[in-house]
RNA sequence: GUGAGAACAAGGGGAGAGUCUACCCUUCAAGGUAGCGCCGAAGGAGCAAGCAAACGUGAAUCUCUCAGGCAAACGGACUCUUGUUUGACG
Numbered sequence: 001g002u003g004a005g006a007a008c009a010a011g012g013g014g015a016g017a018g019u020c021u022a023c024c025c026u027u028c029a030a031g032g033u034a035g036c037g038c039c040g041a042a043g044g045a046g047c048a049a050g051c052a053a054a055c056g057u058g059a060a061u062c063u064c065u066c067a068g069g070c071a072a073a074c075g076g077a078c079u080c081u082u083g084u085u086u087g088a089c090g
Base pairs, nucleotide, nucleotide: 005086006085007084008083009082010081011080012079013078018036020035021034022033023032024031037070038069039068043066044064045063046062050057051056
């Protein structure tokens, strides 16, 4: 000097599922409590091969739905651009 990958920051994109029922509150909307229905892409949990004497370990956009969500907004896995830091191999 090159710069796979990683972390962080800023900006952009970013899905699904309730115009349900009862009550409360409220001018209305929004909201709250309970019930029923539903969604998966915050977070969380589970595991196939493989590894291990055993306990176990073990990925996901898969599975579960505890949490979260089901107008918009917010949030949002993931992703793009830019910047900073770090940095494998040669």